RNA sequence: CGAGUCGGCCGGAUGAUCGCGGAACCGGAUCUUCGGGUUGCGGUUUCGAGGAAAGUCCGAGCUCCUCAGCGCAGGGUAGCGGGUAACGCCCGUCCGCCGUGAGGCGAGGACCAGUGCCACAGAGACGUAGCCUCGUUCCGGGUUCGCUCGGAUCGGGGAGUGAAACGCGGCAAACUCUGCUCGGAGCAAGGCCAAAUAGGAGGACGCGGUUCGGGCGUGCGGGCAACCGUACGAUCGAGCGGAAGAGGUCGCGCUGCCCAGUCCUCGGGUCGGCCGCUAGAGCCGUCGGGCAACCGGCGGCCUGAGAUGGAUGAUCGUCGCCGUGGCUUCGGCCGCGGCACAGAACUCGGCUUACAGGCCGACUCGCCGA
Numbered sequence: 001c002g003a004g005u006c007g008g009c010c011g012g013a014u015g016a017u018c019g020c021g022g023a024a025c026c027g028g029a030u031c032u033u034c035g036g037g038u039u040g041c042g043g044u045u046u047c048g049a050g051g052a053a054a055g056u057c058c059g060a061g062c063u064c065c066u067c068a069g070c071g072c073a074g075g076g077u078a079g080c081g082g083g084u085a086a087c088g089c090c091c092g093u094c095c096g097c098c099g100u101g102a103g104g105c106g107a108g109g110a111c112c113a114g115u116g117c118c119a120c121a122g123a124g125a126c127g128u129a130g131c132c133u134c135g136u137u138c139c140g141g142g143u144u145c146g147c148u149c150g151g152a153u154c155g156g157g158g159a160g161u162g163a164a165a166c167g168c169g170g171c172a173a174a175c176u177c178u179g180c181u182c183g184g185a186g187c188a189a190g191g192c193c194a195a196a197u198a199g200g201a202g203g204a205c206g207c208g209g210u211u212c213g214g215g216c217g218u219g220c221g222g223g224c225a226a227c228c229g230u231a232c233g234a235u236c237g238a239g240c241g242g243a244a245g246a247g248g249u250c251g252c253g254c255u256g257c258c259c260a261g262u263c264c265u266c267g268g269g270u271c272g273g274c275c276g277c278u279a280g281a282g283c284c285g286u287c288g289g290g291c292a293a294c295c296g297g298c299g300g301c302c303u304g305a306g307a308u309g310g311a312u313g314a315u316c317g318u319c320g321c322c323g324u325g326g327c328u329u330c331g332g333c334c335g336c337g338g339c340a341c342a343g344a345a346c347u348c349g350g351c352u353u354a355c356a357g358g359c360c361g362a363c364u365c366g367c368c369g370a
Stems, first nucleotide, its partner, number of pairs: 001366010012319007020048008028039004050341001054352002057350005062186004074182005079093005094108001095106004109177002114175002116171003126167001131158005137152006190275004200266006208258003211238004216233007248254001282301008320339008
C1' cells in the first nucleotide's frame, strides 16, 4: 500500500416563527358544604421517540381464571461447564466441518429397549444368504482300480456391486427412549366511580275494579236410567275498564286481592370518567472478584413522552457531510441536488429483520522498502 476478519459506537448540529401532547404554577370563568373542586378559555416555565420504538419469534414481571393440587395427553429443549429473575439468550471450552489465516458455522443425548427405513447397482441391505475355488464326510454313476463326474453336508479362501456386505453396520432433521422444562388468556389484562332512557326487585299513595253466564274434566251425594246438585280445576264468552287483572258474602260494610298511573328506595348493565401508567432485574463513574458472560462494594444521577382517534410536526436561515458542475493565484470559492431505515401505546431481558453516511479499537493474509 492492497485485500480481509472480529468487536464497539454515532446516526445530523444550531437559531427563529407558527402549531400539537403531558406536567407544574398564575389569571379568567364556573360550582361550592367556603375546605376546595372543575375547565372545548388565556398566559409562564419545563419535558416530549429509536437503535432498531419494527417483526411479535423466545423468556419474564404484573393481572384474571383460581389465594389449592395431581396425573395423562401434548409442546419445547439437548456435547460439557458457567452466567442470569428467566430463556430457545449470553460466555468459556471440547469435537466435527469450512477458510492460507484472523475467524466462521453446527437441530453435536441415546440405534446393547422396541418398531421402521437404507435410492441406484447387486444373488443378497440385516432374513445367517448366492456364485467360483480348495479340503473333510456321505450318497449315486463311470473306471485302464491310479482315479474321475454329479449331488448333499460342514469348514477355509476369493471375485463382483455398492456410501455401507453380516460387524451387535448406518439413520433419531424416522417413530421412539432418556434428562430438563412448560396450566391458560392477556393492559381491549384487571380494578373503581357511575348519567339519561328502557327493563328488574321492593315499598308508599291512589283512579277504579273485584260482575254475569256457557260448556268440559275430576271427586262426592242423589236417581232404575236419562240426568240433577255440589266442590275443585283449567278454559270460553259477555260486562266493568284508558289497559290489564282480581275472593270471601244474599247484600251493605269490612278485610283481602288485582291493576293503569305517580313518587321513593335498591341492584345489574350501557354512555362517560378515574386507576392500572411509567423509577426500572435502571443508568453513569470508580474499586474489587472472574479468562469471559457476569457479580459485589462505594459514590453520583433521574433518565421528566405517557397519548386513548391516539401529540412529538411544518416553514425559513446558518453550519456540517456526500455527489456533481464551473472558476482558481491550487489555499479554496460559487451554483445545483441529496442526508437513510423507520415512528412509542403496560414494562423489562434477548433474538431476528431494515438502515444513506461516518468514527474507533484489536487482529489476519499478500506485496514493496529499510
Annotation
A computed fold for a 370-nucleotide RNA from a Chloroflexota bacterium, annotated as Bacterial RNase P class A. The prediction has a mean pLDDT of 75. NCBI's taxonomy places the organism under Bacteria, Bacillati, Chloroflexota. Rfam family: Bacterial RNase P class A. Gene Ontology terms of the family: dimeric ribonuclease P complex, ribonuclease P activity and tRNA processing. The family's RNA type in Rfam is ribozyme.